[in-house]
The RNA shown here (glmS glucosamine-6-phosphate activated ribozyme aptamer) has 147 nucleotides. Its Rfam family is "glmS glucosamine-6-phosphate activated ribozyme aptamer". Rfam classes the family as a riboswitch. Model confidence (mean pLDDT): 80 of 100.
RNA sequence: UAUGACAUUAAAGCGCCAGAGCUCAUGAGAGCUGACGAGGACAUGGUUUAUCGAGUUUUCGGCGGAUGCCAUGGGGUGAGCUGCCAUCCUAAGAACUACACAAAUCUUGUAAGUGAUUACAGGGACAAAAGUAGUUCAGCAGCAAAA
Numbered sequence: 001u002a003u004g005a006c007a008u009u010a011a012a013g014c015g016c017c018a019g020a021g022c023u024c025a026u027g028a029g030a031g032c033u034g035a036c037g038a039g040g041a042c043a044u045g046g047u048u049u050a051u052c053g054a055g056u057u058u059u060c061g062g063c064g065g066a067u068g069c070c071a072u073g074g075g076g077u078g079a080g081c082u083g084c085c086a087u088c089c090u091a092a093g094a095a096c097u098a099c100a101c102a103a104a105u106c107u108u109g110u111a112a113g114u115g116a117u118u119a120c121a122g123g124g125a126c127a128a129a130a131g132u133a134g135u136u137c138a139g140c141a142g143c144a145a146a147a
Stems, first nucleotide, its partner, number of pairs: 014064004019060001020033005036053003042073006074089005080143005093137007106123007
């Protein structure tokens, strides 16, 4: 240095394409499109149409995956310890109120391609959930300790 084997590695609106749509081609055939960001991971097992809005010609349809959900275990909070209960996941409870936050779409340009289309850069906007802040609320039993 090459090859092989094994192990590891979170890309997760993520990957892929037999349908569909579209392009080139007389044809054979060769291609293109196929999710826009925000948010999301204690461990193991199970499970599958796994949160939120933006956009609206396919973000259709399908396959796979997945941070969702469920169970068990562990852990935090509920004023010390233990058990049960509730609720969450290490910045580890809930409700209400207030607050801030995006990209695509749009638009201008450059580059690649016969083309469908793709990549990049500039301009201007607009969410919701999670979040942050404030307020309020947040168990039962036993034991221990103090008064």